[in-house]
RNA sequence: UCAGAGGGUCGGGUGGCCGCUCCCGCUUCGGCGGGGGAGGAAAGUCCGGGCUCCACGGGAACACGGCGCCGGGUAACGCCCGGCGGAGGUGACUCCAGGGAAAGUGCCACAGAAAGCAAACCGCCUGCGCCAUGUUCGCAUGGGGGAGGUAAGGGUGAAAGGGUGCGGUAAGAGCGCACCGCGCUGCCGGUAACGGCAGUGGCAGGGUAAACCCCGCCGGGAGCAAGACCAAAUAGAGACGGCAUAUGGCCCUGUUUCCGGGUCGUCGUCCGGGUAGGUUGCACGAGGUGUUCGGUAACGGGCAUCCCAGAUGAAUGGUCACCGCCAUUUCUUCGGAAAUGUGUACAAAACCCGGCUUACAGACCCUCUGACCGC
Repeated sequence: UCAGAGGGUCGGGUGGCCGCUCCCGCUUCGGCGGGGGAGGAAAGUCCGGGCUCCACGGGAACACGGCGCCGGGUAACGCCCGGCGGAGGUGACUCCAGGGAAAGUGCCACAGAAAGCAAACCGCCUGCGCCAUGUUCGCAUGGGGGAGGUAAGGGUGAAAGGGUGCGGUAAGAGCGCACCGCGCUGCCGGUAACGGCAGUGGCAGGGUAAACCCCGCCGGGAGCAAGACCAAAUAGAGACGGCAUAUGGCCCUGUUUCCGGGUCGUCGUCCGGGUAGGUUGCACGAGGUGUUCGGUAACGGGCAUCCCAGAUGAAUGGUCACCGCCAUUUCUUCGGAAAUGUGUACAAAACCCGGCUUACAGACCCUCUGACCGC
C1' cells in the first nucleotide's frame, strides 16, 4: 500500500423567531420566569422476568408445549461468557436444534439388477453343449447359448455393508498382513464435555428423531385496556324524616258473593351503585456515570457522584440564516476556491427491565490476519 477478520463509538452543530408538553415558583388569573423533554434500535412483539388480578391443600402420574455437548454467569432465559467436538477458510476467524438410530414403528422419491434378513445389469473367472478357424489330432483361439462363482472394475444414486496398499486366488473377497478409521477393555490427563496412549476384535450396528418415539429438564391463566380510588347519570325489595292513607285500593277466574293469599302512594336527605369523566398505577430503578478490587471472560463486590421524558388522538415540532458532511459542475498558483442540489439514513416512547431478531445515508476508532514493497 492492497485485500480481509473481529469489536466498539457517533449518527448532524450554532444562533434568531414562532409553537407543544411536564414540573417548580410568582401572579393583577390574562400570563410571566426557571428547569426537563425519544432511540440504538423507542420497531417486530419472538423469548425471559418484575408488578397486578384471577385460580389453586400437598405430592405423584398422565396429556400438551418448549428446551437439549460441558462448565460458568444471571432475578430468569431459548440470552451471554469460556471450553469441547464437527464443518469451512492459507489465515485472522466464522458456522452448527450438538441427547438417544444395538427399545419399537415408519420413510429412503427419481434412477438403478439390487435401498435393508442386501443385491449379479455390464464386466471378470471356472465347468458343459454348439459353430468357425488353425492343428503336431492332445488341443488352442474366437463367437454365441446356458449353469455356477465373484462386490475387485464399470454403470445408477444423496446413500451400494469400512478406506489405501501388498500378498493371495480360477477370478475375487478382512481371506491374510501393514497403516488409517471404527467397536470394546484398561491406564493417564481434565471439574466435565472430551483428549492421549496401550491392548484387543477382522468390522458388527447404512441414513433419517426441525418423522413418530424414548430419556432428562422446565412450564397455572390473563395482562397497565392489569389493578386500585373518586364520581355527573340510570336501575335500587337499603335507612331516616314529612305528607297522604287502611272495615281501603289493586291482583290471584269471564262475572257476582264468601273465605283465603299476595301487594302498597308521594316528596326530601342520606346510603348504595357504578356509566361518562377524573385521579392513581407512573417514573429511585435487577438505574446512569466514574473509579477500584476479584475473575481469562460473561459478571460480581466496594466507594464516590447524578436524578435523567411521562403524552392519552397521544407533546418532544416548524421556519430562517450560517456552518459541517456528500455528490455534480466550473475555475485553479494544484494547496484549494466558488456555484448548484426536492442530497444528508432507519425510524419515533406509551407500566418497567434483561435479551434476541430485523432496519439503518454517512463518519470515526481499536485489535488482528494474508500478500507485496522499503529499512
A computed fold for a 375-nucleotide RNA from a PS1 clade bacterium, annotated as Bacterial RNase P class A. Rfam family: Bacterial RNase P class A. The family's RNA type in Rfam is ribozyme. The sequence was found by an Rfam model in a public genome assembly. NCBI's taxonomy places the organism under Bacteria, Pseudomonadati, Pseudomonadota, Alphaproteobacteria. The prediction has a mean pLDDT of 78.